[in-house]
RNA sequence: UUCAGAGUAGACAGCAUGGCGUUAAGUGUUGCGUGAACGGGGAGUUGUCACGCAGACGAAGGAUUUACCCGCGGUUUUGCUGUCGCAUCCCGCUGAC
Numbered sequence: 001u002u003c004a005g006a007g008u009a010g011a012c013a014g015c016a017u018g019g020c021g022u023u024a025a026g027u028g029u030u031g032c033g034u035g036a037a038c039g040g041g042g043a044g045u046u047g048u049c050a051c052g053c054a055g056a057c058g059a060a061g062g063a064u065u066u067a068c069c070c071g072c073g074g075u076u077u078u079g080c081u082g083u084c085g086c087a088u089c090c091c092g093c094u095g096a097c
Stems, first nucleotide, its partner, number of pairs: 002096004010084007018076002020073003029055008040091004061070002064067001
């Protein structure tokens, strides 16, 4: 110099577990605003995420022994497994030549 590779946060799926809701919160969705994070270092958006306000949409309950059971929710927590994984740019790291 060239080629190859590793690694983060995290995302998703399955299983298990503990909750919440079922008197509809949550999830999803649109607009505006604020903020945050984004491989080891730097930069970092029209991408991502969180929060606030507003709007539209919207659900599966049932039985009984009356406080529990069976369900349900694009619900949530934790754990395990698997898949994916630096938006992008520069540098760095490992190996080979």
Predicted 3D model of a 97-nucleotide RNA (THF (Tetrahydrofolate) riboswitch aptamer). Rfam family: THF (Tetrahydrofolate) riboswitch aptamer. About the family: Tetrahydrofolate (THF) riboswitch was first reported for Ames et al. as an RNA motif in 5' untranslated (5'-UTR)regions of folate transport and biosynthesis genes in Firmicutes genomes. On this family, see Ames et al., Chem Biol 2010: "A eubacterial riboswitch class that senses the coenzyme tetrahydrofolate". It was read from a public genome assembly, where an Rfam model found it.